[in-house]
Context: one part of a larger RNA
RNA sequence: GUCGCGGCUAAGGAACUCGGCCAAUUAGCCCCGUAACUUCGGGAGAAGGGGUGCCUCUCAUCCGAGAGGUCGCAGUUAAGAGGCCCAAGCGACUGUUUAGCAAAAACACAGGGCUCUGCUAAGCCGAAAGGCUAUGUAUAGGGCCUGAGGCCUGCCCGGUGCCGGACGGUUAAGGGGAGGGGUGCAAGCCCCAAACCGAAGCCCCGGUAAACGGCGGCCGUAACUCUGACGGUCCUAAGGUAGCGAAAUUCCUUGUCGGGUAAGUUCCGACCUGCACGAAUGGCAUAACGACUUGGGCACUGUCUCGGCCGCGAGCUCG
Numbered sequence: 001g002u003c004g005c006g007g008c009u010a011a012g013g014a015a016c017u018c019g020g021c022c023a024a025u026u027a028g029c030c031c032c033g034u035a036a037c038u039u040c041g042g043g044a045g046a047a048g049g050g051g052u053g054c055c056u057c058u059c060a061u062c063c064g065a066g067a068g069g070u071c072g073c074a075g076u077u078a079a080g081a082g083g084c085c086c087a088a089g090c091g092a093c094u095g096u097u098u099a100g101c102a103a104a105a106a107c108a109c110a111g112g113g114c115u116c117u118g119c120u121a122a123g124c125c126g127a128a129a130g131g132c133u134a135u136g137u138a139u140a141g142g143g144c145c146u147g148a149g150g151c152c153u154g155c156c157c158g159g160u161g162c163c164g165g166a167c168g169g170u171u172a173a174g175g176g177g178a179g180g181g182g183u184g185c186a187a188g189c190c191c192c193a194a195a196c197c198g199a200a201g202c203c204c205c206g207g208u209a210a211a212c213g214g215c216g217g218c219c220g221u222a223a224c225u226c227u228g229a230c231g232g233u234c235c236u237a238a239g240g241u242a243g244c245g246a247a248a249u250u251c252c253u254u255g256u257c258g259g260g261u262a263a264g265u266u267c268c269g270a271c272c273u274g275c276a277c278g279a280a281u282g283g284c285a286u287a288a289c290g291a292c293u294u295g296g297g298c299a300c301u302g303u304c305u306c307g308g309c310c311g312c313g314a315g316c317u318c319g
Stems, first nucleotide, its partner, number of pairs: 002314008011305002015303001020300001028052005037042001039148001053070007071075001083298007090290002095107002111146007123132003150284003154215003159212002161208005168203003174197002179192005216234005243277001244274001255271005
């Protein structure tokens, strides 16, 4: 020289890097002072400032407070002890999870809805007896979906499912036996068999979408142009309402415009041409919350420019 751990580092201060990962900053207590927004609880330790030792005096029941003085570079004198702010996405929240690569926007959750179940309940386990549900009883129990609260949740029942209906059609065993056959001299025995009568189911008739699901095309049109409120036509069960929109969804795409930067495929705000958003497979906003994700800023730094020095240990040599 190399590696591990620790300490310091001129000037600069994220230029490092996928990314401030890491490290550094901050830190206790007292006082002052605190914005948007908000579900009025919060946001808040917001942010941002000041103080802090020791001695004497005064006040005081105590904690302590005030005044004066005094030492040091430094007084929560060592150790231990939040970095902060702005904006966006997702999920309301505290929780839960892949024991051993994932802690999350996944699961759960209060709340909402549909549906089944009248009690020997429905559902589930069991061959049964029996048991769970439940020593419960529809303000209860099961299944499924959604996921606080706010504003809302459009149109389609043609297909599939479920529920209801029942005239008719179809339909099994069975009933029924026209008619026919085998054998026998015959009585008979045996066999085939048409009408017709026969359930549920299916067909059929209705209902039902917080059931599974679905929610169009072409052409023309306004006195510049563009656009098309308007018209025509074809198809459909019905042609996507509100709201949102280059989005955890946008292919073309680094769309275009604006903001931020000296410079921005990311980010934020708009626009809408939505390849291929959209309303409980919920839609859109949302205070609070988050070891979540994204963009920006302040502070701070050996992350870096770009290295250097020091300590301890390992490595190395000898035993």
Predicted 3D model of a 319-nucleotide part of an RNA (large-subunit ribosomal RNA, domain IV) from Synechococcus sp. H55.11. The prediction has a mean pLDDT of 89. Lineage of the source: Bacteria > Bacillati > Synechococcales > Synechococcaceae > Synechococcus. The RNAcentral record of the full RNA draws on ENA.